This record gives sequence, C1' cells and structure tokens, in this order.
RNA sequence: CCAGACGGCCGGAUGGCCGCUUUGCGCGCAAGCGUGAGGAGGAAAGUCCGGGCUCCACGGAAGCACGGUGCCGGGUAACGCCCGGCGGGGGCGACCCUAGGGAAAGUGCCACAGAAAUCACACCGCCAACCCCUUCCGGUGCCACUUGGCGCCGGCCGGGCGGCAAGGGUGAAAUGGUGCGGUAAGAGCGCACCGCGCCUCCGGCAACGGCGGCGGCAGGGCAAACCCCACCGGGAGCAAGACCAAGUAGGGACGGCAGGGCCGCGAGGCCCGGGCGAGUUUCCGCGCCGCUGUCCGGGUCGGUCGCGCGAGGCGCCCUGUGACGGGCGUCCCAGAUGAAUGGUCAUCCAUCGCCUCCGGGCGAGGACAGAACCCGGCUUACAGGCCGUCUGGCAUU
Repeated sequence: CCAGACGGCCGGAUGGCCGCUUUGCGCGCAAGCGUGAGGAGGAAAGUCCGGGCUCCACGGAAGCACGGUGCCGGGUAACGCCCGGCGGGGGCGACCCUAGGGAAAGUGCCACAGAAAUCACACCGCCAACCCCUUCCGGUGCCACUUGGCGCCGGCCGGGCGGCAAGGGUGAAAUGGUGCGGUAAGAGCGCACCGCGCCUCCGGCAACGGCGGCGGCAGGGCAAACCCCACCGGGAGCAAGACCAAGUAGGGACGGCAGGGCCGCGAGGCCCGGGCGAGUUUCCGCGCCGCUGUCCGGGUCGGUCGCGCGAGGCGCCCUGUGACGGGCGUCCCAGAUGAAUGGUCAUCCAUCGCCUCCGGGCGAGGACAGAACCCGGCUUACAGGCCGUCUGGCAUU
C1' cells in the first nucleotide's frame, strides 16, 4: 500500500431572529406576561421474548390438558438474552455459521426415479468352481465295417439352474471407507489404518477430550412429524387502574300541592268525582298516568392522578478470561394528550455534480427515522464518517 476479519463510536457544528411545550421564581383578580432552566433515538420502529406496575381469578400440593424451551458451565430481577467453553461444518488465516436431548417405547413419512427406501432386493454387469443341457474339436472303449452309431474323459462356444454385490445406473439418502491379501468372481471373508460401538484408566465441575484394550460392524434417514424425557408457564393489559365531577334523561328518599258531601266529641269511616288510548256512541269492561321542590347515589362529557429517582447516567478504583458484580464520588436528564421538541438566515464541516487558466469558482445538499407507563433483550432500517485490535499478500529497510 492492497484485500479482509472483529469490536467500539459519531451520525451535522456555532450564532441571531420568530414560534411550540414542561417547569422554578416574580407580577397580575383572572386571562396571561416577564425571566431562568429542561425538551427524542441508536434504533424512539416491529410489538417478537423476559420483567416491574395495575386489575381480575385463585386454600395448599401433585397430576392431566395446552403452550414454550432443549450440548455444558456461568451471569442476570428474569429470559428463547448475554458470556466462556464443547461437539459439528466452512475459510490459507484473522474469524464465521450451528434448535446441538431421545430413532433399540410406539405410530407415521421417505414424492419422482430406481431391482430395492427396511423382517427386504438384483436392471445392466461380474463368474463358470459345483450340477444339468447342447454344437464343435481331441483322446479313448464297445458295436458296425464306406465317410458311421452308442458311451466315457478333456477342451471350447452358448444356455439353464446357480454364485456375487466389486463396478455401472437411479436417488436427497443404497446397509461403513481406503489399501493389501483372498476368491471362479466377489464379499469384514481375513489383515492394517480411519470411522463406529463397548470397557478400563487419565484430564476436565461438566459438555467432552486422550492413551490402551475388546468387538467385524449392528434395527438407514426424518423428532423445525406425532411422540417420549427434563425444565418453565394463572388471565388481561396504562384504552391497566384510582379519584373529582357538569347538563339532560332515568333511579331513590323526604316534603308540598291534588275536588265535594255525609257520619262521629275525636282517632277515623262511608259515598260520589279525573285525564289519556283503542273499540261508532251510552252503559259497561280493558290498559296507561299524578304535578312540583329539595337532597342522595351510579354513569356520561370533562378534569386530576397513575407519570418520570430509576434493575438510572457519568467518572475512578477493586474482583473476574468474560458476561457481570462490589465500593466511592458526582449528576437529576422530555412528559405531550388531536398530541410540543419546529421554521428561517448567516458562517463553517462532510458529500455530490459541472466548469477550470489546476490557484480555484459555481450550484446542489444532510441516512434511517420520530417518545406516549417504564425497564432488560432480540430483530429490522440506516447517506456518510472516525477509532482500535488482528489476518493474508506485495514492496522497502
């Protein structure tokens, strides 16, 4: 210098002017005004996990069902998060990826292709040792005597019955791999190494790793299929929830008002009498109905709280490989509710485009995105830039 790996950080700066919002103080009867201070993010996002908080349900424990998690150890309030390891895979390397318990409890699936996808099987192919058949050739025995016929043995070609699973072919996957021996050809058939399983010992808290020995090698894969095992889990969510509380309507309590006559000393009793509706009208029958005042309680509009001191930020020190933990000091740092956190100007800083007399000039222009109860994570989006550690290569010394 080039190419790369990992970790961390920033993500416009300063000032003026005009606004918005929260709040301290002062003024004001109030509305408000003045002044000081604060005012988005690394993801405020997705709402995917885990908690705090609130209400509801619930006597305890265990079990069932359902959902989730799944190598080991640690961290944490907790987690499916993080840290450190282990195993497997990738990269020359720094480093990266990995849901990674159980397939000998049971069920299920393995499409197409292929002979065969699991109590098995042979398409092409390889073999011709053993058994059988057949053509030809050679030898030989017997019979016939023209070159023949019937047997036996051997060879060659072919076939059958067979042997094999090495090779080819199919497939995502084919019953351990490589080599040597062996064989008719083959095959863990035998041997060596690798892989696999079991056992002892050693190291490690453990996952696991290592030495050695034994076993000829097995019932292939899929559990992000059901399932089994272990562990975890009440439900709903700030529109939770609590409080204050108009107008109107409805509910309740108390009071006032609601005709006339008769009897009785009186408490009281008896009789007559209202409006509206549907039936045509009367009688009669049916159904409905007081007016008003004060107060109470529930709810609605509205308002207040919840709601900003917290698993809090920063700095230093200590323990730990690390996540994290401990101690000391210091700071207070958004709380809106149709929802503030903005606009504009000037100068500068990145970046980009054009022109250039290489001095520069002109123009454009600021990534993703914006709190809404809070916190810890994960995931996703992000123009551009900075820092640190490390790897590979080239060059120079």